Context: one part of a larger RNA
RNA sequence: CUCUCUCUAAGGAACUCGGCAAAUUGGCCCCGUAACUUCGGAAGAAGGGGCGCCUUCGUUUGUCAGCAACAGCUGGCGAAAAAAGGUCGCAGUGACCAGGCCCAAGCAACUGUUUAUCAAAAACACAGGUCUCCGCAAAGUCGUAAGACAAUAUAUGGGGGCUGACGCCUGCCCAGUGCUGGAAGGUUAAGGAAGUUGGUUAGGGUGUAAACUUGAAGCUGACAACCGAAGCCCCAGUGAACGGCGGUCGUAACUAUAACGAUCCUAAGGUAGCGAAAUUCAUUGUCAAGUAAGUUUUGACCCGCACGAAAGGCGUAAUGAUUUGGGCACUGUCUCGGAGAGAGGCUCG
Numbered sequence: 001c002u003c004u005c006u007c008u009a010a011g012g013a014a015c016u017c018g019g020c021a022a023a024u025u026g027g028c029c030c031c032g033u034a035a036c037u038u039c040g041g042a043a044g045a046a047g048g049g050g051c052g053c054c055u056u057c058g059u060u061u062g063u064c065a066g067c068a069a070c071a072g073c074u075g076g077c078g079a080a081a082a083a084a085g086g087u088c089g090c091a092g093u094g095a096c097c098a099g100g101c102c103c104a105a106g107c108a109a110c111u112g113u114u115u116a117u118c119a120a121a122a123a124c125a126c127a128g129g130u131c132u133c134c135g136c137a138a139a140g141u142c143g144u145a146a147g148a149c150a151a152u153a154u155a156u157g158g159g160g161g162c163u164g165a166c167g168c169c170u171g172c173c174c175a176g177u178g179c180u181g182g183a184a185g186g187u188u189a190a191g192g193a194a195g196u197u198g199g200u201u202a203g204g205g206u207g208u209a210a211a212c213u214u215g216a217a218g219c220u221g222a223c224a225a226c227c228g229a230a231g232c233c234c235c236a237g238u239g240a241a242c243g244g245c246g247g248u249c250g251u252a253a254c255u256a257u258a259a260c261g262a263u264c265c266u267a268a269g270g271u272a273g274c275g276a277a278a279u280u281c282a283u284u285g286u287c288a289a290g291u292a293a294g295u296u297u298u299g300a301c302c303c304g305c306a307c308g309a310a311a312g313g314c315g316u317a318a319u320g321a322u323u324u325g326g327g328c329a330c331u332g333u334c335u336c337g338g339a340g341a342g343a344g345g346c347u348c349g
Base pairs, nucleotide, nucleotide: 001344002343003342004341005340006339007338008337010335011334014333019330027051028050029049030048031047036041038165052087053086054085055084056083059080060079061078062077063076064075065074066073067072088092100328101327102326103325104324105323106322107320108319112124113123128163129162130161131160132159133158134157140149141148142147166315167314168313169312171245172244173243176242177241178238179237180236181235182234185233186232187231191227192226195223196222197221198220199219200218203214204213205212206211246264247263248262249261250260273307274304285301286300287299288298289297
C1' cells in the first nucleotide's frame, strides 16, 4: 500500500448523479394508532412503557392419588399470568438471532413471469371486458398422404384479434382499405358451338405424255357469332374493423378577448376527461408551495410544436428488491482524517 473488519472528538448528507455504502430499528408483552378505503384493509401505521435475579402473597388451570361423591376438600407433579417488597451491574430479548420510519407524485390493479451469462421493469401474463369464426366428418393447426391435435370435448364449448382488477365512461366520420350481405346491369376462363376457311383426294375437265385445273365424302388444321361460374365493376351495412377526427377573416361602450357572424374545404372536423404530462420543441413557460438559495418535485394556468376515449380516456384503496421529490431518526458518505485487528503485498533475513 491492497483487502476484510472494529472504534472514532465536534458537526451530521456539508458527500454524491443519487444517503450508494454503512449506521439506526429489531424479540415478546401492554398501551396507543391518522388520512384514505373496494370496509377487507391501511397497521407491526406512527408513538410510548415493561423485561434479570431473590423473597412473600394470591389467582386460573392440566394430571394423578386419597376422602367425599350434586357443588367440593387435601396432597404430589406440572403450566400460565399478576401484585408487593428487596437486590446487582454502565447495560437484564445483557451473547447470537432479530422491521428504520413518515409525507407526496408517476406507472402497473393485485400474487405471478422474463433477456441461463451486463436489463426484473412501467415489459409479458392475469381475472374481467369486447369483437369475430366454428353445428361437429366443427372452425383452427401439423402433415405429400394416411393420420393426429382440437376432444374421448359440443356454443355456459373450442379457435383467433384487441383491451387489461374495480369505479365513471367510451363521442363524430363508412369517402379510402378490409369484412359481411346483395344480385338487376357491365366485364369475364376452361369448355361447348352455328358458321366461314386451309390442307389432303376418289372422280370430272384439258393434254400424246409429263403435267395443269376443278373437286364430293372422309380425315385433319385455322378463325369464330353465340352459351358460359366465382371474381371485379356495382348497390348497401359495418369502427371494442385498418384508420381519420380543418383553415381564413371579422365582431362587445377603455384595452384585451371573442359567446357571435361570414367564407373555403372535408367522409367527418377531437366530444367528455386530462394537460409544460414516461407526451411541451421553444423551456429553467408563468404564478404559487417547499429551501437562505430548487433546470429536479408538488399545486394551478392552457399558448396540447406533436393528449384523448378498449394501439382505451380519466380516477383509484391495496400491492411493488419499481421510478421521482421532500422530511425525521441515524450514521466516517463527508469536513478530514486518525487509531486498532486479521489476511495479502513489499523490505530484510